Large-subunit ribosomal RNA, half A from Deinococcus misasensis DSM 22328, 1642 nucleotides, folded computationally. Its Rfam family is "Bacterial large subunit ribosomal RNA". Its mean pLDDT, the model's own confidence on a scale to 100, is 84. Taxonomically the source falls in Deinococcus misasensis (Bacteria, Deinococcota, Deinococcales, Deinococcaceae).
Context: one part of a larger RNA
RNA sequence: GGUGUAUGGUGGAUGCCUUGGCACUGGAACCGAAGAAGGACGUGGUUACCUGCGAAAAGCCCGGUCGAGCUGGAUACAAGCAUUGACGCCGGGAUGUCCGAAUGGGGGAACCCACUGCGUAAGCAGUAUCUCGAAAGAGAUGGGAACCGAGGGAACUGAAACAUCUAAGUACCUCGAGGAGAAGAAAGAGAAAUCGAUUCCCUGAGUAGCGGCGAGCGGAAGGGGAAGAGCCCAAACCGAGUGAUUCAUCACUCGGGGUUGUAGGGCCACUGAGAUCGAAGCCGAGACAUAGCCGAAGUUGUUGGGAAGCAACACCAUAGAGGGUGAAAGUCCUGUAGGCGAAAUGUUGGAGCUAGUAAGUGGUACCUGAGUAGGUCGUUGUUCGUGGAACGAUGACUGAAUCCGCCCGGACCACCGGGCAAGGCUAAAUAUUCCCAGUGACCGAUAGUGAACUAGUACCGUGAGGGAAAGGCGAAAAGAACCCCGGGAGGGGAGUGAAAUAGAACCUGAAACCAUACACUUACAAGCAGUCACGGCACCUUACGUGUGUUGUGGCGUGCCUAUUGAAGCAUGAGCCGGCGACUUAGUCUUGUGUAGCGAGCUUAAAUCGAAGAGAUGGAGGCGUAGGGAAACCGAGUCUGAAUAGGGCGAUUUAGUUACACGAGCUAGACUCGAAACCAGGUGAGCUAGGCAUGAGCAGGUUGAAACUCCCGUGACUGGGAGUGGAGGACCGAACCGGUGCACGCUUAAACGUUCUCGGAUGACUUGUGUCUAGGAGUGAAAAGCUUACCGAACCUGGAGAUAGCUAGUUCUCCCCGAAAUGUAUUUAGGUACAGCGUCGAGUGGUGAAUGUGGCGUGUAGAGCACUGACAAGGCUAGGGGGCCUACCAGCCUACCAAACCUUAUCAAACUCCGAAGUGUCACAGUUCAAACUCGGCAGUGAGGCUGCGUGAGCUAACUUUCGUAGCCGAAAGGGAAACAACCCAGACCGCCAGCUAAGGUCCCCAAAUUGUCGUUAAGUGGUAAAGGAUGUGGAAUUGCAGUGACAGCCAGGAGGUUAGCUUAGAAGCAGCUACCCUUUAAAGAGUGCGUAAUAGCUCACUGGUCGAGUGAUUCUGCGCCGAAAAUGAUCGGGGCUGAAACGACGUACCGAAGCUGCGGAUGCACAUCUCAGAUGUGUCUGGUAGGGGAGCGUUCCAAAUGCCGAUGAAGGUUGACCGGAAGGACAGCUGGAGGUAAUGGAAGUGCGGAUGCCGGUAUGAGUAACGAUAAGACGGGUGAGAAUCCCGUCCGCCGUAAGAACAAGGUUUCCUGGGGAAGGGUCGUCCUCCCAGGGUUAGUCAGGACCUAAGGUGAGGCUGAAAGGCGUAAUCGAUGGACAGCAGGUUAAUAUUCCUGCACCUUGACAGUGAGUGAUGGAGGGACGCAUUAGGAUAAUCAGAUGGAUCGUAUGGUUGGUCCAUUGUGAGUUGAAGACCUGAGGGAUAAGAAAAUCUGCCCUCUUUAAAGUUGACAACUACCACAAGCCUUCGGGUAUGAGCUGAUGAUUUCAGGGUGCCAAGAAAAGCUUCUAAACUUAUCGCUGUUGAGCCUGUACCGCAAACCGACACAGGUGUUCGGGUGUAAAUGCACCAAGGCGCGC
Repeated sequence: GGUGUAUGGUGGAUGCCUUGGCACUGGAACCGAAGAAGGACGUGGUUACCUGCGAAAAGCCCGGUCGAGCUGGAUACAAGCAUUGACGCCGGGAUGUCCGAAUGGGGGAACCCACUGCGUAAGCAGUAUCUCGAAAGAGAUGGGAACCGAGGGAACUGAAACAUCUAAGUACCUCGAGGAGAAGAAAGAGAAAUCGAUUCCCUGAGUAGCGGCGAGCGGAAGGGGAAGAGCCCAAACCGAGUGAUUCAUCACUCGGGGUUGUAGGGCCACUGAGAUCGAAGCCGAGACAUAGCCGAAGUUGUUGGGAAGCAACACCAUAGAGGGUGAAAGUCCUGUAGGCGAAAUGUUGGAGCUAGUAAGUGGUACCUGAGUAGGUCGUUGUUCGUGGAACGAUGACUGAAUCCGCCCGGACCACCGGGCAAGGCUAAAUAUUCCCAGUGACCGAUAGUGAACUAGUACCGUGAGGGAAAGGCGAAAAGAACCCCGGGAGGGGAGUGAAAUAGAACCUGAAACCAUACACUUACAAGCAGUCACGGCACCUUACGUGUGUUGUGGCGUGCCUAUUGAAGCAUGAGCCGGCGACUUAGUCUUGUGUAGCGAGCUUAAAUCGAAGAGAUGGAGGCGUAGGGAAACCGAGUCUGAAUAGGGCGAUUUAGUUACACGAGCUAGACUCGAAACCAGGUGAGCUAGGCAUGAGCAGGUUGAAACUCCCGUGACUGGGAGUGGAGGACCGAACCGGUGCACGCUUAAACGUUCUCGGAUGACUUGUGUCUAGGAGUGAAAAGCUUACCGAACCUGGAGAUAGCUAGUUCUCCCCGAAAUGUAUUUAGGUACAGCGUCGAGUGGUGAAUGUGGCGUGUAGAGCACUGACAAGGCUAGGGGGCCUACCAGCCUACCAAACCUUAUCAAACUCCGAAGUGUCACAGUUCAAACUCGGCAGUGAGGCUGCGUGAGCUAACUUUCGUAGCCGAAAGGGAAACAACCCAGACCGCCAGCUAAGGUCCCCAAAUUGUCGUUAAGUGGUAAAGGAUGUGGAAUUGCAGUGACAGCCAGGAGGUUAGCUUAGAAGCAGCUACCCUUUAAAGAGUGCGUAAUAGCUCACUGGUCGAGUGAUUCUGCGCCGAAAAUGAUCGGGGCUGAAACGACGUACCGAAGCUGCGGAUGCACAUCUCAGAUGUGUCUGGUAGGGGAGCGUUCCAAAUGCCGAUGAAGGUUGACCGGAAGGACAGCUGGAGGUAAUGGAAGUGCGGAUGCCGGUAUGAGUAACGAUAAGACGGGUGAGAAUCCCGUCCGCCGUAAGAACAAGGUUUCCUGGGGAAGGGUCGUCCUCCCAGGGUUAGUCAGGACCUAAGGUGAGGCUGAAAGGCGUAAUCGAUGGACAGCAGGUUAAUAUUCCUGCACCUUGACAGUGAGUGAUGGAGGGACGCAUUAGGAUAAUCAGAUGGAUCGUAUGGUUGGUCCAUUGUGAGUUGAAGACCUGAGGGAUAAGAAAAUCUGCCCUCUUUAAAGUUGACAACUACCACAAGCCUUCGGGUAUGAGCUGAUGAUUUCAGGGUGCCAAGAAAAGCUUCUAAACUUAUCGCUGUUGAGCCUGUACCGCAAACCGACACAGGUGUUCGGGUGUAAAUGCACCAAGGCGCGC
C1' cells in the first nucleotide's frame, strides 16, 4: 500500500412531520377630489426587522359580544391596566404627517417657493385643468387579477420549398364599461299554408359549403334544455309662453296627445268603460352576512418518563367529522349532531302603495325617423378567397318613395309569403376570480407558488429587467448552576432529561470523501484488475459447512454507453456519490383486439332532482337494420343501354350497438432537452459616434510671411538692402491627446495593460458640464466602424414549449418468434410513400419446400464464321498508280495499292449455321420436412460489409467501385487460424471434476506420436517477392562420341607456297578491303585469342602418343541458390528443429468445441390420456439487434379500514453464510423513536449509469502555482496569552508639476473616541477604511434656492393624428454663463470665511431729520463679450544682506566664524499713484422708439483735445490690533517694552472693459441707470442718523484614490487650482533636495 471488519468524522440523502402551496366547488364582487391603489417618513420606557397605527401615531370615542386575565410577532428589565368588565372579537365614528390622479406655482416623487381671506396669536381655509351651465353649481381625471366591448394589428409556423391561403383577427398596443359586459323586443328566420326579443348549453355536424378545391377552414335553420319581460320617444293634433314677421303665419321651449304592421295613430261623428292588469319606482315584515351562545356520556388497575395502549366493569349517541392533550381518547380539552342569537352596518325581500295600463263602429287622408334607403367604384363581415354572390356594414361620388307606400325571402323576373329601416331603454340564464369559505385516490421542503423562513428579499444590471439559497432540540428549556484545561474558540467532569451519538453547527443521519484499530496480505513484480482451480493463515449469532474473511501460485480473459458495414479502440459521453430527470393528458374523434350488457336493435346528450356522490328522470340526437345511380328516381335490386341482352355494384349467405381496458392513428408543444433566426411592445447616447449651448486648457525654445519705416535704385514701376513687425491646419519639445515598433504579459497587476521607443502638440486641437439624435433606426473625414466589455442589424420582455426530414438521451425482470440495409417513385438520395422481408390473431385447402420422371421454354459458357463487322498470307483479277513504248487508238511490263471471288489461317459485350451444364414453368410420383396462401392489428428496414464464383469500371490497382450468385458477419457465442466481425469447423435452454468426434493438431511452452514405411531438401529452404542468372541437387526423356580406346589431364606436333593480294611509312595469320587456293602431312585455318612500329614470341582449332571407361549436348520435371537496401528489434507465436520437430506420399493411434452422446432439471409448441384453470406421457423446440407477442416484480396514493400490526418499539438506516427461475421476498441482531398496513381490486408525477443533463456534497491536480510594480529595510524599547507585520525612538531608503496641498463630481459615515478579534485584510495581527457602542457637520456675506436667461425640456389656448400621441404660441423650467454683501486671528478628539474675539459690509422694517414728482410687467441706455500678439505699472513668489534667538568648535571665557529657526498679517481710515473710462452744455423739430416722455434717437450751435471728474491694482502713513522663534520656569510667569528692516530678480496673477493686427466678424436675459403711462400726491421716493430683523438646503471624511468608475485594499481611468530650491542657454524637461508624504500587507 491492498482487501475485509469494527469505530468515528464529514455530508445531508432517506423516513416521519407541516405553519405553506396547488386544484376544484360554492359564495361574493368594484375603490377614488369626502384624496384611492401604492408608497416615503415617523410612531414603543428601552426597538434593528415585521405587524399595527399617524404629530390624537402597537393607538382615541360609541354600540354590541365575551368573561379573567392583559401591555402584537418576542423573550427580558422597568412601569402599569383589569368583575366600576380590561385584553380579544364584530359594527359605527374621530384623528389620519408628506408623496402619489396630486389639483396654488415649481420639481431630480415623498422637496422648494407662493398669493388671498379670516384670526390678537398659534394657526385655519381657499387658489389645478377640462366638460356642461347665464350663474349658482355639478361632473370627469387615477387605480383594479382575470373576464367584456371597441379602434389598430404581426411573425415564427403549416402548406414537407413558396407568393393566394394558414398561423389569426391570435400575440401585442390603445380606448372604454362593470360586477358582469355585450346583445335584445323583427324592415327577423326560411318553406313547415311554420316559428315569434336577446343570451348560454346539447344536438344538427365535421354536415351544407369555402379552398393554389392544396394545406386547411367550416356554418345556419330545425330539435332538446337554462332563463324568461317587456317598454319609452320623434311626428300628426291641442294648449301655453317667448321671439320674429311680408300680418298669411313661422321658429323655439314647455305641457297634453301618441308609439303600430291581420297596419297604427291623429282629426270628425257615434258606441262603451272608470274596471282589469300592475311594475324594473317607493316602502318594507322576514331572511341572510358581518361578533357569538347552549350542547350528552368514564372510572379503576397495569406496563411505561408519560396512557389515550392493555385488563375490568360502565355510559352517551339527531353527537363514533376533525384537531389537541407526554404513545393509539365517542364519554379529558376544543369541537361535532341538533338548537339559539344582533345595538349597528350591508344584501335580499312577500304583502302594500304609486306610476303606467282599456274596447269598438263609420268617415277623413293629417302623421308614422333623409343626404337616409337604393345605385356606381373601392373594401369588409358571414362557411362564402369575386365567384352566378344575395344579405349586413361603409370610405368616395350620387340619390328616392310616403301606406294605392317601403324592405326581404342567395344573381335576376313573376307569383306567393315574411316584415316595417334610417330614435332610445331593458333584468335573468352566460364569462372571470384580486377576495372569502369548504373539499381533495393533489404536493410534502431539489416537491408544492419564485417565495412554508427578514422573498420579489439578498444579489446582478445605467435601465427596462432578471432573481436565489435557506423548515424540524425536547412532552416541557428542565437551553447545562458549579469545578477543571484554554487568551478565546473548544473540550472534560458535574447536573437536567425517557434519551445529550436529542446540547442549540441540535429528529432520523445513507453515499461519495477523510481517518483510527484489528485480521489476512504485499518490496523480482508486467496487471480492463475479474473469474475458475489448488493451497496457506485467521475466524464462528440464518453458521462446523461444498462455511466466512484474506490471498500465494496456476489457467482463461480487449471497460460501459452511443453511433456504425465494422469499436478494446487512438470515434462520442461520463471525476465520484446522493436527489431530480424523458412515450403523458384531452376528445360522445377514427380504427382494431379483449371483456361485459342488450340484441334487429343498441344508446342517451345538455338539462332536472340528488350529498360536487350513487342513482333516477331526460329519446333531442347518433349508429345499425338496403342497395344502386351524378341525380331525378327506383328498390332486392339498380345503373348503363334501344334492349327483357351483356356487364358493373349489390341481394341471395343479415349483427349490431353501448360501456370499459389495451394497441395504433388524428388534432393539440404530444417522448425529453437543444438552435441560428422572425415578429411585437418597450429600455438604453453615464461607453461610444455626431450635433448644439456654455466654460476651461495648451511649459519653454525656434523660424521670421504680409504690412510699415529708412537707404539704394528706376522716367515711373519692378527691384535690392537694413530695420520694425509678428503671420502660420509653421518647426523642436513637456503637460494633454494619440498608439509606431520590439519585448513582456496572455488561469494577466489589467476581460486590451506595462517598460523602452514613437506621432500630433494654436488647431479640421484637446477637454468639463448641460442637452439632442436609436434599432432596418441613429451617427459615421467610411473601417459595414460605433450605438454600455461579442453589432452585416443593440438590449429586455412577450408571441413561445417558434420550427429542427438533425444530434444526444430515454430508467425493473423473464418467456416465444424474429427482420432489413432490396424494387418503384420522390426539389429525392442520411427523409418519406407503396411493395418486399418480421410478428400477433382469424380463416383456407393435398395448398408449400426438396428430389425424381415427362412436356414446354431459354441462347449464356463453349464453339463457329453461315449473317454483321474486324483481320493475316497467297492466288485470281476489275479499278487505280508507276515504267516502257507510242502521231492517235492501242499495247507491253509491274517484288506498287487493291474491290469481288477462291484457298489457307484468325477475332467479337452490343456477330450466331450451332450450343451445353444449368434454370423457369406445368403435370405426375414417392419420400422427407413443416411450411404455404387469404384477411386483419402492430412494426422495423429502405447507410450494409467481407469471402468464393461470374461480369462491368479501374492499371484483369486498391480493406476501391457497380451488378449477379452462394455463404457468413450484421443480429452468432464456442474450437482452429499466435493475436484477428467476415476464412475453416460448428449454431450456446440450464447444471455435471462423464464419454465420442470436427476443423486443426500430437519435442517443450500446450491437451495429444520425439508414431510406422518410402522419398526429397542442406537453403534454417521450411519460416515473404519478380524479371533474370547459375556445371546446386533428385527424377524422366531424346541425341552424339566411346576397348577399332572416347571425355579430361600430361608429352609432342601445329608445317610449306607466303610477308596471299590490295592498301599502307609498315600490314608479315591477327588495322582495314578482297579472296580464302594449292602443297606436305598422322594433323595443321591465307588463321581462335594474347602480343609487336612491323616482325618476333605465346596459344587455339586440328593430329599422334600416354591413360583405360564412360563422356558430351538438348528437352521436360521435383526440391533448393542468387537477385533481396530504412528508419526502437523481430515475415516460424517463442524456445528450439536437419534420415527432422522441414517438404512429398501412404498408414495407425491419440488430443481436440458450448458439435454429438450420457445423467439431472426448466420452458414453448404439437399430440395422446386422465381424476381437466391441472397432471402425466411421447415427440420436438428453446443464439439473437431493429421489431412484434406473452407473463410477471416492485414504488406512491385510494377502497378494504371505526379493521389489523405498533413504546413488550412503526417507518427509515445498517449487518447477515436464508428463500425464489428473474425483477424480488422473508427472518434475526443493532440503530431509530411514531407511525405502518395484508388478501383482493382501483388510480398513476411508477423503476436511471449515461442526455458536454440539473442541483447539492466531496475528491483529483496539490500542500503545487500564486501572495498584484525590484521605493528597502535594520535595530532598540513598549504593549500583550501571543509581535518580521501594532505603538514609540534612532538610523537607512523612495516621491517631490508628486507618491505634496486645495476644490468639483461621485461615494455616503468611510470622520473622532472607547472597546473587540469570529469573519473580511492575499501572511501575521495586540492593528484597520473590519465588528460593537458613543460622539461629530453650527453661515444675512462661501455654494445653491427665494434673481436672470442659453442649448434644450414641458407647454394653457391652438394646429394635427385610427387611439396612444406629435408639433407648438403665451408662459414656465433649465448653468457649464450674467448678477450678488467678510476679512484676520483664536478655538475642538472630531467643524469652522459657519463657533468665539476684533473690525466691516449688504438687504429690509420702524423712528427721527432732511430733500424731492413719485411711479412699470412699458420706452431708452447699459449689461455685452472673437482670435493671435504685445507695452507699461504693481504685487505674489524667490534670493542676498542685515537684525532677533538658539547652538557648534577651543581647557575656560571673549571676538571672529559655521549651522539652524524667525523677521509675518488682512480689514478699516487718510494720502498718493501707473493705467483705464468718459467730451460737455444749450437749443430745435415731433416725421422713430405700439401710447406717453423732461429719456434715447435725429438736426443745429457752442465748448474742449488735456485738464476736470469717475474708477483704480497696489503702495505709504496713522491708530487699534492679531501673530511671532527657541530657551528658562517656583507653572504664576520670564526672555518680551520681543527682531518685526534693506536691496535684487520678478510672473501664466492683477490694473483691465489696455494697445495693435487679422478674418472665420465673435450668447441671451435680469440686476443697474434713466424716461414717462395708469394711478397717487395725508401717498411715494432719495439721502443721513438711531434702532430692529435677516429664511431653506449643503458643510464630517476620501477625492489621480485602499473610500469614485473598473466583481478585489486591482500597476488601468477620472475635470479645475497651487505647486519651492540648486545645477543644466530656457523650461511645468532631466538629476538631486525642501515642506509634506511614503517604504507599495508575506